[in-house]
Context: one part of a larger RNA
């Protein structure tokens, strides 16, 4: 040269008016503008690990600034028999008592144990904190064990009950439609509350807004499924009444048995709820406190019923739990139903398509999985908007 060129990380956008403070384009309240909306809102796993709330602060980080912050200082938050994991089960894989191998080192494996990302397995709805909540509180419920009580019932050598053993179940592909719900949605001159306004006029078929609820219990429907009984057997490493075969009788579609959503009832004299709304200060206000309506139609799922149902060939995990046989064993056993008991350990704050994860950065990149409204669409494409959420730190 010269504190010049360049750069301040998406062109989604910012304006104004209060406050606060030494200081304000940037903090914080109001109003109006713009953006997203299959997401740029919600919910959850992985990672992260205090970043959560509160109060202070104003060097350093923050590509300006700053009274702000995911930053620095101190106080404070994560409450479970029923979420998820462990006290259950096994996959692959690992480990591996004897054992084989191998000079060691150390490799391989039986039994057996470990190991979810699979089975198995009892809670719903509301209030609630500055931060937690199926977890505190409130209401209803459910599950295992234990103790009491009721009132049957089955067995006592003519054997109830009984297992680490027998068998059933569990137990599973791929397409592929169709049907019955139900969530959600709209829509109403129904119902309910509130409004109902400067212009010739409209109290009304105007307008705005809401117009619900779980499990659990009772019930048994839409619909799927399935012969039933005697007798006989050298098989299921032993026994069987179970399983299995085989052979008769009855049936031939039904009865009856098993599964099986949802509606209806109940719970619900309760919750929630548009909305209406104090009194107050030393100390929390749209707070405490009060609460209307809750009907009818239409549309409708990828969710349920459903491991169905039909078709196909390439033939689609295990073990537990569960049920039922029967050995040893063997005099008490199941189970109803009311009562009171008990009920361990981890984890739960917060971010979670991101400024808090991976990416050297508060980075235009990357991140499994649920939910995901309206108009107009085949559509989650694409525009425009709900709820919510941001205008992307010059």
């Nucleotide at each position: 040269a010269a504190g010049u060129a360049a750069g301040c990380g998406a062109a989604a956008a910012g304006g104004c008016a209060g406050g606060u403070g030494a200081g304000a384009a940037u903090c914080c309240u109001g109003c109006c503008c713009g953006c997203c909306g299959a997401a740029a809102g919600c919910c959850u796993g992985a990672g992260g690990u205090u970043u959560c709330c509160u109060g202070g602060g104003g060097a350093a980080g923050g590509c300006u600034c700053g009274u702000c912050c995911g930053c620095c200082c101190a106080g404070g938050g994560u409450a479970a028999g029923c979420c998820g994991g462990g006290g259950c089960c096994u996959a692959a894989g690992c480990c591996g008592a004897g054992g084989c191998c191998g000079g060691a080192a150390g490799g391989c494996g039986u039994a057996g144990g470990u190991g979810a990302u699979g089975g198995g397995g009892a809670a719903u709805c509301g209030g609630u904190u500055g931060a937690g909540a199926a977890u505190c509180c409130g209401a209803u419920g459910c599950c295992a064990c234990c103790g009491g009580c009721a009132g049957g019932c089955c067995g006592c050598u003519u054997g109830a009950g009984g297992a680490a053993g027998g068998g059933g179940u569990g137990a599973c592909g791929c397409a592929g439609g169709a049907g019955g719900g139900u969530a959600g949605g709209c829509c109403a001159a129904g119902c309910g509350c509130g409004c109902g306004g400067g212009u010739g006029g409209a109290a009304a078929a105007g307008c705005g807004c809401g117009u619900c609820c779980a499990a659990g219990c009772c019930g048994g429907u839409a619909g799927g499924g399935u012969g039933u009984g005697a007798g006989g057997c050298a098989g299921g490493c032993a026994a069987a009444u179970c399983c299995g075969u085989c052979u008769c009788a009855c049936g031939g579609a039904a009865a009856g048995c098993c599964c099986g959503a949802g509606a209806g009832g109940u719970g619900a004299u309760g919750g929630g709820g548009a909305g209406g709304g104090a009194a107050a200060u030393u100390g929390g206000a749209g707070u405490a406190c009060c609460g209307a309506a809750g009907u009818g139609g239409c549309u409708g799922a990828g969710c349920c019923c459903a491991u169905a149902c039909u078709g196909c060939c390439a033939a689609g995990a295990a073990a537990a739990a569960c049920c039922u046989c029967u050995a040893a064993c063997g005099a008490g056993g199941a189970a109803u139903g009311c009562c009171g008991g008990u009920g361990c350990c981890c984890g739960u704050a917060c971010c979670g398509c991101a400024a808090a994860c991976c990416g050297a950065c508060a980075c235009a990149g990357g991140u499994a999985g649920g939910c995901g409204a309206g108009g107009a669409g085949a559509g989650g494409a694409u525009c425009c908007u709900c709820a919510g959420g941001c205008g992307c730190g010059c």